Model confidence (mean pLDDT): 83 of 100.
The RNA shown here (THF (Tetrahydrofolate) riboswitch aptamer) has 89 nucleotides and comes from uncultured Haploplasma sp.
The source organism's lineage runs through Bacteria, Mycoplasmatota, Mollicutes, Acholeplasmataceae and Haploplasma.
The model forms 94% of the base pairs in the Rfam consensus.
[in-house]
RNA sequence: CAGAGUAAUUGAAAAGCGUUAAGUGUCUAAUCAUGGGAUGUCGGGUUAGGACGAACAAUUUUGUUGGCGGUUUUUCGAUGCGUCCGCUG
Numbered sequence: 001c002a003g004a005g006u007a008a009u010u011g012a013a014a015a016g017c018g019u020u021a022a023g024u025g026u027c028u029a030a031u032c033a034u035g036g037g038a039u040g041u042c043g044g045g046u047u048a049g050g051a052c053g054a055a056c057a058a059u060u061u062u063g064u065u066g067g068c069g070g071u072u073u074u075u076c077g078a079u080g081c082g083u084c085c086g087c088u089g
Base pairs, nucleotide, nucleotide: 001089002088003087008079009078010077011076012075013074014073015072016071017069018068019067026050027049028048029047030046031045032044036085037084038083039082040081056066057065058064059063
């Protein structure tokens, strides 16, 4: 000097959940984890409280099918730590 490597974000696929409304998103508080180590948030998770809020339809083998939700998980691809130390060349 260069590189590897996180949480996570995003796209696709598959399987689910809800559509009798949970979930997602939002605000407040607390708490937890977060490249290999330490530390850390305006990033992430969890809990509690508050506000807001929805798309169902078709067909009847009463079951099925197709949608919808800024929906969940997994896999693959892309992107990818602020400071100090460490690792590789």